[in-house]
Context: one part of a larger RNA
RNA sequence: GGAUAAACGCUGGCGGUACGUCUAAUACAUACAAGUCGAACGAGAACCUUCGGGUUCUAGUGGCGAACGGGUGAGUAACACGUAGGUAACCUGCCUUGUACUGGGGGAUAACGUCGAGAAAUCGGCGCUAAUACCGCAUAAUACUAUUAGAUCGCAUGGUCAUAUAGUCAAAACUCCGGUGGUACAAGAUGAGCUCGCGUCCAAUUAGCUAGUUGGUGAGGUAAUGGCCCACCAAGGCGACGAUUGGUAGCCGAACUGAGAGGUUGAUCGGCCACAUUGGGACUGAGACACGGCCCAGACUCCUACGGGAGGCAGCAGUGGGGAAUAUUGCGCAAUGGAGGGAACUCUGACGCAGCAACGCCGCGUGAAGGAUGAAGGUUUUCGGAUUGUAAACUUCUUUGAUCGGGGACGAAAAUGACGGUACCCGAGGAACAAGCCACGGCUAACUACGUGCCAGCAGCCGCGGUAAUACGUAGGUGGCAAGCGUUGUCC
Repeated sequence: GGAUAAACGCUGGCGGUACGUCUAAUACAUACAAGUCGAACGAGAACCUUCGGGUUCUAGUGGCGAACGGGUGAGUAACACGUAGGUAACCUGCCUUGUACUGGGGGAUAACGUCGAGAAAUCGGCGCUAAUACCGCAUAAUACUAUUAGAUCGCAUGGUCAUAUAGUCAAAACUCCGGUGGUACAAGAUGAGCUCGCGUCCAAUUAGCUAGUUGGUGAGGUAAUGGCCCACCAAGGCGACGAUUGGUAGCCGAACUGAGAGGUUGAUCGGCCACAUUGGGACUGAGACACGGCCCAGACUCCUACGGGAGGCAGCAGUGGGGAAUAUUGCGCAAUGGAGGGAACUCUGACGCAGCAACGCCGCGUGAAGGAUGAAGGUUUUCGGAUUGUAAACUUCUUUGAUCGGGGACGAAAAUGACGGUACCCGAGGAACAAGCCACGGCUAACUACGUGCCAGCAGCCGCGGUAAUACGUAGGUGGCAAGCGUUGUCC
C1' cells in the first nucleotide's frame, strides 16, 4: 500500500448494489416452512334439483410426493474432496423410443355403527362395506433358473451372438369417449453405488503397528465386487518413500495479495461430502438407514387424575443466554423453479420483494459566478501591522437530492403485479433542509499563542514533558481524507 462476513470512538444527507451470529452443533415460548389427487374408492354433511341427478366440502382407504428444495460445518486426514480412468462386478421411480399384452375369479379391511377401557395420548371387542388396496388362477417371452450343441471376441475372472428342452413369473381400471392409465421385456436419458492411478496440514520431544489382522477355500449376505460376515487352513500385512500415535481441519471451483513464483483464506455464489438433541437400529420405498417418519436407550423440557403420555428451530421470523459483534415474530405466490392434478387449481418462510444496519463498493449532493472599505468578530503583534480572507455581507444565477401537486410503467404470452402509486416524467417554490473526522517534532503534507512544569499527560519507532514545549491540554491557523474519518484485530 492492498484486502476484510469485521468491531470500537466521533460524526452522519440521498440513491443503486452487494452483504449481515465468525462466539454456545447452547436452550427454545408462538406462528408458519409438504402436500396434493373426487378423472382410483366407499361413506357423510351442506346446497341446488326438471326428482333422473348434480355441485361444493370433509375425515378415512388408495396413488404420487415427502430421499427434492432449505439449514449447519459438529465429526471426518478419509477414495471425504480434486483430477483422470474402470465397472467383463451394479441399480435406476417419473421421462423418451420400440415390441407384446391388459382374460377370468376370490377373501378381507379402514371409514361407519355399537359396546367398552383411559385424566389424556390412545386402544380393544363385535357387526357392515368399496377400490387402480390385497391374493390365487389363465396366458406369455429375446425375462429368470437349470441342462445342452456351437460361433466369435477379449483384459484374468469372462463378454457377445445363437440352437434345443424343461420349469417359473404379469396386469387395473377410470373416462367429459377425445383420452388418461396398468403389465412384461429391450434400448435411451437422467441420477446413484462400488473400485483404482495421482494429489491433499503439523509434530519423530509419536518408531514400531496389526488376530478379521494379511491371504486362500467354502458357505452366507448385497443391486453389485470384497474379511462385508462366518467356518476351516496358512502366517502373513504395513512401516524412515514416515506406518502407528497425538494435534488441527469439511474439500474444491474460487477469493485476497503479489511483477511473477509464491503465500494466505475457503464468508456470500456454484459443485461434492457429512450431520439433524446424544448414541444405536431397522422398516417403507426406485431411492433413506430418512432435519419437520418409526423403534430402543441417555440427558433435558412439558402435561398428568401418578397408572401413563408429549417434544426436538444446524428451516423462516422471533426469544433467553454467550459475546467486541451481526437484522423483521413483514408482504406475495405476480415472476422463476418445485410437488400433486387431465385441467381449473392447491401447496411452496424455495423464491420474488419490502423492512433494519454507512457493514462494504459505486454514484450524487451540501451550491455557482461576480464581489475589497480587504467590514465586524476571532487570533497574533515588534502596536506599524499580519492573518482568518473572496471567506462573509451584497449582486446576478441555477435547482441535483429532499418537499408539495399532477401523470405513471417494463417486469405479463389471453387473464393474473407482492413490489407499488415504486422507478421514471412534468410542474411549483426557494440557497433554501444536508460536514465531519484525523493530524500538524522527524519518518510525513501541515505552526503560532496561552496553560502545565519529569506533574498532568503523549507515544507506531526514534523519543517529548524538570518555567519561553512547533511533541502534553486548549485556542486560532494550516494540511489530509471526506459521508465518512481515525483506532484495533487478521492476511499478503